A computed fold for a 1408-nucleotide RNA from an uncultured prokaryote, annotated as small-subunit ribosomal RNA.
[in-house]
RNA sequence: UGCAAGUCGAACGGCAGCAGACUUUAGCUUGCUAAAGUGGCGGCGAGUGGCGGACGGGUGAGUAACGCGUGGGAAUCUGCCCAGGAGUGGGGGACAACCCGGGGGAACCCGGGCUAAUACCGCCUACGCCCUACGGGGGAAAGCAGGGGAUCUUCGGACCUUGCGCUAAAGGAUGAGCCCGCGUCCGAUUAGCUAGUUGGUGAGGUAAAGGCUCACCAAGGCGACGAUCGGUAGCUGGUCUGAGAGGAUGAUCAGCCACACUGGGACUGAGACACGGCCCAGACUCCUACGGGAGGCAGCAGUGGGGAAUAUUGGACAAUGGGGGCAACCCUGAUCCAGCAAUGCCGCGUGUGUGAAGAAGGCCUGAGGGUUGUAAAGCACUUUCAAUUGUGAAGAAAAGUUUAAGGUUAAUAACCUUCAACCUUGAAGUAACCUACAGAAGAAGCACCGGCUAACUCCGUGCCAGCAGCCGCGGUAAUACGGAGGGUGCGAGCGUUAAUCGGAAUUACUGGGCGUAAAGAGUACGUAGGUGGCUUGGUAAGUCGGAUGUGAAAGCCCUGGGCUCAACCUGGGAACUGCAUUCGAUACUGCCUGGCUAGAGUAUGGUAGAGGGAAGUGGAAUUCCGGGUGUAGCGGUGAAAUGCGUAGAUAUCCGGAGGAACACCAGUGGCGAAGGCGGCUUCCUGGACCAAUACUGACACUGAGGUACGAAAGCGUGGGGAGCAAACAGGAUUAGAUACCCUGGUAGUCCACGCCCUAAACGAUGUCAACUAGCCGUUGGAGGAAUUUAAUCCUUUAGUAGCGCAGCUAACGCGAUAAGUUGACCGCCUGGGGAGUACGGUCGCAAGAUUAAAACUCAAAGGAAUUGACGGGGGCCCGCACAAGCGGUGGAGCAUGUGGUUUAAUUCGAUGCAACGCGAAGAACCUUACCAGGCCUUGACAUCCUCGGAACUUAGCAGAGAUGCUUUGGUGCCCUCGGGAACACGGUGACAGGUGCUGCAUGGCUGUCGUCAGCUCGUGUCGUGAGAUGUUGGGUUAAGUCCAUAACGAGCGCAACCCUUGUCCUUAGUUGCCAGCGCGUAAUGGCGGGGACUCCAAGGAGACUGCCGGUGAUAAACCGGAGGAAGGUGGGGACGACGUCAAGUCAUCAUGGCCCUUAUGAGUAGGGCUACACACGUGCUACAAUGGUCGGUACAGAGGGUUGCCAAGCCGCGAGGUGGAGCUAAUCCCAGAAAGCCGGUCGUAGUCCGGAUUGGAGUCUGCAACUCGACUCCAUGAAGUCGGAAUCGCUAGUAAUCGCGAAUCAGCAUGUCGCGGUGAAUACGUUCCCGGGCCUUGUACACACCGCCCGUCACACCAUGGGAGUGGAUUGCACCAGAAGUAGGUUGCCUAACCUUCGGGAGGGCGC
Repeated sequence: UGCAAGUCGAACGGCAGCAGACUUUAGCUUGCUAAAGUGGCGGCGAGUGGCGGACGGGUGAGUAACGCGUGGGAAUCUGCCCAGGAGUGGGGGACAACCCGGGGGAACCCGGGCUAAUACCGCCUACGCCCUACGGGGGAAAGCAGGGGAUCUUCGGACCUUGCGCUAAAGGAUGAGCCCGCGUCCGAUUAGCUAGUUGGUGAGGUAAAGGCUCACCAAGGCGACGAUCGGUAGCUGGUCUGAGAGGAUGAUCAGCCACACUGGGACUGAGACACGGCCCAGACUCCUACGGGAGGCAGCAGUGGGGAAUAUUGGACAAUGGGGGCAACCCUGAUCCAGCAAUGCCGCGUGUGUGAAGAAGGCCUGAGGGUUGUAAAGCACUUUCAAUUGUGAAGAAAAGUUUAAGGUUAAUAACCUUCAACCUUGAAGUAACCUACAGAAGAAGCACCGGCUAACUCCGUGCCAGCAGCCGCGGUAAUACGGAGGGUGCGAGCGUUAAUCGGAAUUACUGGGCGUAAAGAGUACGUAGGUGGCUUGGUAAGUCGGAUGUGAAAGCCCUGGGCUCAACCUGGGAACUGCAUUCGAUACUGCCUGGCUAGAGUAUGGUAGAGGGAAGUGGAAUUCCGGGUGUAGCGGUGAAAUGCGUAGAUAUCCGGAGGAACACCAGUGGCGAAGGCGGCUUCCUGGACCAAUACUGACACUGAGGUACGAAAGCGUGGGGAGCAAACAGGAUUAGAUACCCUGGUAGUCCACGCCCUAAACGAUGUCAACUAGCCGUUGGAGGAAUUUAAUCCUUUAGUAGCGCAGCUAACGCGAUAAGUUGACCGCCUGGGGAGUACGGUCGCAAGAUUAAAACUCAAAGGAAUUGACGGGGGCCCGCACAAGCGGUGGAGCAUGUGGUUUAAUUCGAUGCAACGCGAAGAACCUUACCAGGCCUUGACAUCCUCGGAACUUAGCAGAGAUGCUUUGGUGCCCUCGGGAACACGGUGACAGGUGCUGCAUGGCUGUCGUCAGCUCGUGUCGUGAGAUGUUGGGUUAAGUCCAUAACGAGCGCAACCCUUGUCCUUAGUUGCCAGCGCGUAAUGGCGGGGACUCCAAGGAGACUGCCGGUGAUAAACCGGAGGAAGGUGGGGACGACGUCAAGUCAUCAUGGCCCUUAUGAGUAGGGCUACACACGUGCUACAAUGGUCGGUACAGAGGGUUGCCAAGCCGCGAGGUGGAGCUAAUCCCAGAAAGCCGGUCGUAGUCCGGAUUGGAGUCUGCAACUCGACUCCAUGAAGUCGGAAUCGCUAGUAAUCGCGAAUCAGCAUGUCGCGGUGAAUACGUUCCCGGGCCUUGUACACACCGCCCGUCACACCAUGGGAGUGGAUUGCACCAGAAGUAGGUUGCCUAACCUUCGGGAGGGCGC
C1' cells in the first nucleotide's frame, strides 16, 4: 500500500450513474446525432429496513485456574434448522433519503419542509402462555412475489391460491452458560491465611443455582495429604526418545481456553462485553487553516527493525465449505492452486556390457616395481529422466432451458419431486499419462582416514601456523596441522552448530547406597503417621472377575484398497493400559465382633554393680603458716639463665590451716540410653539379670515435628581457690622464635543456681525382631554330676573379649555383639572447590549454634590395595665411609688445563661426582678444522664418456706462494698389429667434496652407579586385579656363597676356568750361568769344559676347610691348631648382570634427514690455537740439617734400537762436536741407576736453603726457532720460614720416598704408561658424615624429596559481594483527585403515536 464481510430491489421511498424503450424538441445525410422529459422496464450509487458481521482466519501476552483433561450433575438459554398443532384482523403517528438554508480547513454538524415500508405505536382476538390474594388480571403478528376461473371494483385492486415470510406457545436437534469428584510445574531460606471471610434467614439480581449483591444473626472456613505467598507456564489428543517404566516437549493437524495497540466500560443482539463495532483514558503514528480530527496486520501478501534464521505486495472461486438471496447470482487472502527455500519424507537419474599394451599422466618406491586401474581410451549396446514433436483423461455433481409423469390447487397457471433431451461451467494447465525423434548425449558432491571409529603414505611447517567431541597432537623425519596421491563412509546430498532423550542402575517405582569412597541424627522418651501374633463370624473399602456407558477425529499398530512403486491417501479392526455405573468372588489386607497366649507387661523370691541424688566422714601427698635443728647454696636444663636464698632458703623434725583429687585393689572387669561413673558410711532412688508359678490378653515396634538428657571449653550471679594452668611477664634457644624448654602467673579448673548444646559426641557401624558351623577366655545367675568340702566337670541363661566356617565386601576386613540371610520404621547421600560459607529465619546475654544456597571455577577430588622411590622411621650388614694413622692439596714461584676477558682469529668438543696434565701417545711450517689476503671451479680425491698425448724431466723469468709464461731431454710395456694396460693434460655432464647442523633420529665404542650382589624367567599356587610366592623368615658368607626351608626348576650375574707373581720337580742348555777341574789375565766366564746353581721357557706338582680340636642344628659354616713356600678368594690383572643417567662422542669411523655447490668445497703464503686486570682444577719445585753441597763407593728391573741405538778414543767448563767399532739384539748400544753407604763442609740465616725472573754467550734439531722449541755456560738471584675456611689419597711390599725406561716424536714432558730400589704407621670400633645391600614401616611422592605443596604480597583479567546514594519495576495497606459507563434518584427544560373531564396525564428524552 492493496485486498481479507457482505448481501437482499421477491421489505421500502426512490433514481446519482449504466443499458435499453417511449414521448417531445433541435440538426438534418429520414434514421442517425444531440438535448429535454417519462421509474413504466433491465438494473442500481447513497439512504430506510432485514439477515450476517459472536462464524471462518491469526496469536499464546496473560492464566497454576474448574483454565485444561477425564467422569458425573441440575437450577438454564438457544437466531437460522426439524416435526406437529394455533394464528396472521383492523388502525395510527413519525424519521432518513430528497429539497431549502446555515456552520466548519476537514471530519462532519445544525435548523426548517415533504415522504414509504417486513421501521415504529395503539386497538381487536388468545387453544396453549405469563402473573395471581385463585376472585381475577396481562400479553402478538407483516407483509412480499408468482398465477388465476367465477364474482365485485373507485380499474389501483378486492377475492382465491401457491411459495417465501411473520406472531405466540410447547417439543426436538444444535450450540452455549453453570456446579462437582479426581488429575495437572518448582520453591518451606513462603507457615500460618481469611471480615463478604464461612454458614443461616430474608430480600435484590441473573437466562439460570449460588455471598453473585445487600440487611440481620452466628463465628466460622482453609492449612504440614502443604493453605497463603513467590517464580515459571496456555492445557490436551499427541510428538521425540526409551526394552519398558520413564524423561523431554506441546511446530504442522485436531479439541478447549485466553487475547486483539495498553487499560476500563457498556450498548446492540438468540449469541459479544465484540480482531477488520461504539464510548472513555493512555502511549505511539498521521492530517490540520492550531480551533480540532483520523488510526490500530497476533487476517493474506508486503515493508522496516531485531536476529544465526524463516517465502509472493501471485491465480481462482473450477472443487470443498461459509454469508446473503425465491433464484440467477454476488462476496469469501476460508479454501483450492501456483511461486520461493534440498527444510523434511519417498522414488528416479547422472549410463550398460566388453575392454591389459595393465597406455599416458599423477603418487609412492627397496629403482626391480607398486598403485590410481577395467578405471580411461577403444569396441558394441540402451534411452529412464531432462530437451524437442504430437496427442491427451479424471477431478463436473449441479444449476439453467424444453418435454413427460407425480404432488399441490377450483385450476390443464405457478411451485415442488423424478425421468429424458439440449445447453454450457476448470484457476492449476505450456499439467498426469501416452507417443515420435536424436544422441552417452545435459546431470556428483560432501565429510572423514592417531584411539574411540571404517579408512595411510609423501611433501611443507617446526610448541610457529594451526587442529581438537574426549584423550590429546605440533619444539626438523607429524598416519593428529596445511597440501597432494590413495583410501573409507554416505550420496543430491554431506558436514557443522544448537537442542532433547538414550547410553546414565549418574535420583535407582521397575532399579542404588550410607565401617574406611558422599552418607547413621550425640542419646533416649514419645505425638501424628507407617507397620503389626494365633483364631471365629460378619462386611465387601482395598483386591480379583463379568457386563454396560464413555475413553472425539486424526496419529501409532494390524490388515485390505488406490496413485507403475514408495512417501502419501483411503476402508476395516485392534488399541486408547483411564473414569463412571452395575452384578458377582472373599484367599489376603482393612473395618466390626467373639475368643486364645507364644509378643509385651504385672505380681512373688533371689543376685551383682565406680547407675543417679543428698548428707557426713578418712588417710596419703602438694602448698602455705608458726616453731626447732642447720648452713650456703637451692632450683632448673641438652647446657644455662631468669627465680628463691645470709632478712637464713633447699634439707629435716613437730604443730596448724586450707583446697582439690582418691595410690594399691584394678582386670580387652562392672554399671548406665548416651555423655559418663572410682576412698569410706548412711538415707532416697532408677534400671538390669536369674528361677519358678500366677495374672492381664496384642496392651507391640519404629517414630516427621516435639520434649528431656548431653564431655570439655565458654557465659551470668554469688562463693571458694591447695595444686595445675590459657592470657601475660621474664630467662633461654634461634637468622628470627609472638613456639617447643625453664622460672613465675591471672582467668579457669572446685561448689550452688541459671545458660550454652557443640566434639574424631567413634564401634567413624540407627532402633527392633527372626534365622544361620564351631573353638577358647572372662563377669553375673540357675540346675546337675561323680565325689568331696573347695575346687573340677557338664548343661543352661544374660553380658563382655579373642579366633574362625559359610556368606558378604572394591579391597581392607566383618563374621550369632554381622558389615551374613530377611522383615518393620526413621535419619542421611548424589563429582571436587566455593562452603557447612553468604543472605534470610529460629534459638542464645554473648561467644555462637541450627536450617542452608548461588555466581564462579576445576577434570578431577576420593577409597582400598600394589610396585618402586624417599624419610633429620626402625632392624641387620658392608665399603679408606668415619674413626686411628701417614703423606698431601688449599698459601709461594713455575708448568699445564679450564672459565672469563680480549681478538681479524684466539677452531671445535668435554661441564657435579662421572669436564678441567680431558680428545691431544707431544700446535714453530705441516698438523689445522680458525682469521685476513690472493687464487681454482667436473674440482685436491673416485667411477664412467671423449679428444689428442708416453710417463717423466732440465733450465730460465714473474710472483709471498699457489700459479703463470717459455724451455731441455725423452718416445717406454704387452700385442694375434685390430688394439690393450698404466700414467698425465684438455672437454662435457652424471657427480665429487663438506672437521657444515642434528649424539634429542642412529650404529659402534666409552664413562658412571659398581666387581655393588643383585636382575629375571618357565610351570604351579594365591589374588577380581595391579601383583605376590619362588628371591621372604632362621643361620652363614666377600657374594641370591652355602645349608636348611612352608613351590619345583632354570637363566644372566658371584665364584671357578684365563694371564701374571710366590715354592718345588722334570726337560732343554745359547747369546744366559760358573760349583768342581784345567788354561789365561793387572783384572773380568775371557777360554777349554760343565749341566750342579742362578736364570731362561715349556710341561707338571702344590691349597681342597683336605687333617685335628671346639662351637653350631648330627647342616652350611666359623674359631683355634698342625703340616706347608703359600691357609681359608695367597697377592695382582683381565673379566662389568637386568638396567639408570634422552650421560659422552655426527670432530676416530659408519650412517638417516637437512643444508652449501665459481662455495660452508679445493689449493696457497702469513697469522692464530702460545693473547692476559682475574678465578678455579691438576701437577712440579721448594721453604731446608732425616737437609744442601763436595769427593769416594755399592746394588736393579723392565724396556727400546737399522731413514735406528751408537761404543772406545780425541776436542769442548758444558750442551755438544768429531770418530767410527759393534748390534736386525739373553751377544752390541741407550746405560753413569738414584736414594743408600763412607768422609769433608755448612750451623738456623731468606742462608752454601730456594730457584723464578732477567742480561749475555752458546749447542742441537729442523727449509725455517721473531711471534713460539729444548738444552748448556756465565751473571742475576724473586716469592717462599710448612700454608685460613675447607679438602684429597692410602690398610702392606701398601703409603711415603728414590731413580730408570717406553709410546708419541726431526726437535720439544713437571704429563701419561710402565719398571724396580728403600720401605713405615694405624684400625678401639660402627655412635656420627658419605655411598651401598636386605627386611620392615609411613607416605598426599611416581619427572619419584633437587618430590609434592601452603599462604601473603606485586601486576593483569574474570565472576560475585559491600558501598554515601541514585533511577526503575513489582507488591501490601491507607488516602487525594477521578473519565467513559451502568443503576437509582431528580420537575431545570423538552416532548408525535396512548388516555383524557382537553386543563392535563402516562411514557420518553436532555440536563443535574
Its Rfam family is "Bacterial small subunit ribosomal RNA". RNAcentral holds the sequence, with entries from ENA.